[in-house]
Order: sequence, then C1' cells, then structure tokens
RNA sequence: GGGGGCGUAGCUCAGGGGUAAGAGCGACGGUCUCAUAAACCGUUGGUCGCUGGUUCAAAUCCAGCCGCCCCCA
Repeated sequence: GGGGGCGUAGCUCAGGGGUAAGAGCGACGGUCUCAUAAACCGUUGGUCGCUGGUUCAAAUCCAGCCGCCCCCA
C1' cells in the first nucleotide's frame, strides 16, 4: 500500500428499515439466614465509534474518517 471482518449498557453479545433499543453477567436495594453465599423479587442502566448522505422513517442501507483484528504484498 491492497482486501476482508468487527465497533450496541461497566463486561460478553443479540437485534439486518417501522416508531418507547434488549438478554445474560455485573452493581445497588429487599426477602430468606445468627451471618455470608446460593435462590427469589425489585432497581440501575445506552448521544447504537464519529461526520455526512438516502428515506415519510436509520442501531439497521450508502460514503468518508477513527479504532481493533485477520489475510496479501
């Protein structure tokens, strides 16, 4: 330098145009226990990497950048 993949909650990831963005783990509170853990209940959670474009509507499609990973040279 060329090609490809990925970027969504503190972490691991789902969601692939349709109108409040989700799960598990975590954190916090509660029930239980002498206490802790486990279990159960509740709460907490996000400018969907950034900027533009397409569209009535974008996390989702397109372009450019940024970051990480892989392949080729």

A computed fold for a 73-nucleotide RNA from a Candidatus Altarchaeales archaeon, annotated as transfer RNA. NCBI's taxonomy places the organism under Archaea, Nanobdellati, Candidatus Altarchaeota, Candidatus Altarchaeia, Candidatus Altarchaeales. The prediction has a mean pLDDT of 84. Its Rfam family is "tRNA". It is annotated as a transfer RNA.